[in-house]
RNA sequence: CCGUGCUAAGCGGGGGGGCGGCGGUCCCCUGAACCUGAAAUCCGCCAUAGCAGGGCCUAAUCCCCGCCGGAGGUUUGACGACCGGCGAUGCCCGUGCAGGCCUCGUUGACAGCCCGGCUCUCGCGCAACGAACGCCUCCCGAACCCCGCCAGGUCCGGAAGGAAGCAACGGUAGGGAAUGCGCUCGUGUGCCGCGGGAAAUCCGAGCUUGAGGGGUUCUGCCCGGCCAACAUCGUUUGGGAGCGUGAAUCGAAUCGCGGGUGCACGG
Numbered sequence: 001c002c003g004u005g006c007u008a009a010g011c012g013g014g015g016g017g018g019c020g021g022c023g024g025u026c027c028c029c030u031g032a033a034c035c036u037g038a039a040a041u042c043c044g045c046c047a048u049a050g051c052a053g054g055g056c057c058u059a060a061u062c063c064c065c066g067c068c069g070g071a072g073g074u075u076u077g078a079c080g081a082c083c084g085g086c087g088a089u090g091c092c093c094g095u096g097c098a099g100g101c102c103u104c105g106u107u108g109a110c111a112g113c114c115c116g117g118c119u120c121u122c123g124c125g126c127a128a129c130g131a132a133c134g135c136c137u138c139c140c141g142a143a144c145c146c147c148g149c150c151a152g153g154u155c156c157g158g159a160a161g162g163a164a165g166c167a168a169c170g171g172u173a174g175g176g177a178a179u180g181c182g183c184u185c186g187u188g189u190g191c192c193g194c195g196g197g198a199a200a201u202c203c204g205a206g207c208u209u210g211a212g213g214g215g216u217u218c219u220g221c222c223c224g225g226c227c228a229a230c231a232u233c234g235u236u237u238g239g240g241a242g243c244g245u246g247a248a249u250c251g252a253a254u255c256g257c258g259g260g261u262g263c264a265c266g267g
Stems, first nucleotide, its partner, number of pairs: 001267006010056002012030005020046005034054004063260005072250005078245003082239002084236007092225003096221005101215004111208003115204003119198007126190002128187004133182003137177004146171003154163003
């Protein structure tokens, strides 16, 4: 050094929890990683810290130690983030100011003066409407106590003749009807005519002055108001099995690197 046969070791590890402490059943992470039994008001142990029984594999790339590696867990505080509370601001509303844009303007802005008109109002006139009255036309129309004329009849007379006088007829007084005309009175009817007056707005003309005026619009600023929602900023010993990061601590795997490690027989 090689072969054969054995044996030690190995056949998972870590975190949490629990415990005086260690391991397990329980929960979690990782992994190539045996079987059976019991076990949380628990099961078995004692710093050489699971117990009982069975099985596999083998002195090595498979075992042991160290390094690398760093999944994941626990604790914790700060920062960031999430939710909540509070406050301010933005958003939104209003006044004002400035600017932009559009528009008007030396063929004259704004302002002032003056005149006229619109509008309103008063007076007169005119018209309209309403009412009364009168006239024209028509109808009715005083039985009688209205007129005229009066048939018949009546009265006076011897007669001739005369008288009164109803009806009818014609009118008068009076009553009524439509239109028209006239006249009188009246009216929140009308702007038709004339005249006078009136605050503001609007329209038109003239004069003075000489450069701004207007805008349902956009932007910014001050001030005031407002917050339901949303946004930004600030604040908070508020909330969460903490969402991320940091710190501390524990810490697995494969791979890799370095080192270490039996016995017997034979060649």
Molecule: Bacterial large signal recognition particle RNA
Organism: Candidatus Zixiibacteriota bacterium